[in-house]
Molecule: transfer RNA
Organism: Clostridia bacterium DTU030
RNA sequence: CGGGGUAUAGCUCAGCUUGGUAGAGCGCUAGCAUGGGGAGCUAGAGGCCAGCGGUUCAAAUCCGCUUACUCCGA
Repeated sequence: CGGGGUAUAGCUCAGCUUGGUAGAGCGCUAGCAUGGGGAGCUAGAGGCCAGCGGUUCAAAUCCGCUUACUCCGA
């Protein structure tokens, strides 16, 4: 320098193909329960989806550029 992949909750990842209310597990908080914990059960908090711009009535999703990490080639 050329091409590809990844970026979504504190962590690990779905959701993108086919645009229409952002999800799961673990973790965290509260309650139940226990003599007290752990496990278990119930409820809850927590992300405007890497950034900027474009298309659209509507974008995590489609398009362009950029950033970080990574793979292949030179």